This is a predicted structure of a 362-nucleotide part of an RNA (large-subunit ribosomal RNA, domain IV) from a Thermofilaceae archaeon.
Rfam family: Bacterial large subunit ribosomal RNA.
RNAcentral holds the full RNA, with entries from ENA.
The prediction has a mean pLDDT of 90.

[in-house]
Context: one part of a larger RNA
RNA sequence: CCCUUGCCAAGGAACUCGGCAAAUUGGCCCCGUAACUUCGGGAGAAGGGGUGCUACGGUAGGUUGAACCCAGGGGAAGCCGAGAGGCGGAAACUGGGGGAGGCCGAGGUAGCCGCAGUGACAAGGCCCUGGCGACUGUUUACCAAAAACACAGGUCUCUGCGAACUCGAUGAGAGGAAGUAUAGGGACUGACGCCUGCCCGGUGCCGGAAGGUUAAGGGGAGGGGUGCAAGCUCCGAACCGAAGCCCCGGUAAACGGCGGCCGUAACUAUAACGGUCCUAAGGUAGCGAAAUUCCUUGUCGGGUAAGUUCCGACCUGCAUGAAUGGCGUAACGACUGGGGCACUGUCUCGGCAGGGGGCCCG
Repeated sequence: CCCUUGCCAAGGAACUCGGCAAAUUGGCCCCGUAACUUCGGGAGAAGGGGUGCUACGGUAGGUUGAACCCAGGGGAAGCCGAGAGGCGGAAACUGGGGGAGGCCGAGGUAGCCGCAGUGACAAGGCCCUGGCGACUGUUUACCAAAAACACAGGUCUCUGCGAACUCGAUGAGAGGAAGUAUAGGGACUGACGCCUGCCCGGUGCCGGAAGGUUAAGGGGAGGGGUGCAAGCUCCGAACCGAAGCCCCGGUAAACGGCGGCCGUAACUAUAACGGUCCUAAGGUAGCGAAAUUCCUUGUCGGGUAAGUUCCGACCUGCAUGAAUGGCGUAACGACUGGGGCACUGUCUCGGCAGGGGGCCCG
């Protein structure tokens, strides 16, 4: 010096990206517990008090419950009889009484000892307020556990059964399913509460007995080669020909999209109002410097002696916005931001000690 463990005056987060690490708290019993809430919760909220040993004391009390007794029940052994049968009354079992013995076991009062009684070990620090995700779960085996995935719930869509869909050499066949639309497949969203606006012009999907375009094919006007010819063989215009596309509609919890300029009110400012251009339609409710705000440390308020973070507002939204869901939300979280109490070697600022290494000498 390194690793590891223990202790520390005064201060107590001044450390640091950040209380990281450490410390605090800790079991059990009693008292007592707020906002909020989906009435379950939040709660071990928070915050207090007690805790050993001895005696009263085999305490109070609780619990279990033997012998034995009574009643019910049952009818054995045995006895009598030639026999039928009669007498006889035991045991199991049930209920009641009974309390031996066993186990559990406070509270209270008095006393005893220590600095200290869950005397060691083991055993939550807590509170306030945001963000995200409802929750328990799942994940990058070996740098990420999360606000990512999943999830109940919601919606759309496909599928009538030899289902859709998937696997399979295009098959047989199998899964789906020994299921049958309250079922199964696909997609998006993601508990719950309040909600989910406008646009179908583009793209997609669905529908459309017309029309346009159109392949093979049909059709053959007309023409070429060759041949004396019959013929053989080529080219080939009209016209008739599917799906698709064009066209006409529908559809956004389908992919997606959701404007600009100018003027205007008896201070000023602002503009409920007006004008104009463009569009398929011009962003509704809500939220908003936000996990989104560039300018930006926006401005105001709060907290601090002092706050680029944080909380509450404002709205000028560079570039919010409604199942690529919007806004809330109790509970939950090894998530993430801010503040406080307690506590501390994190720090001021370092010191000492135990164990193990390294190093030096032998």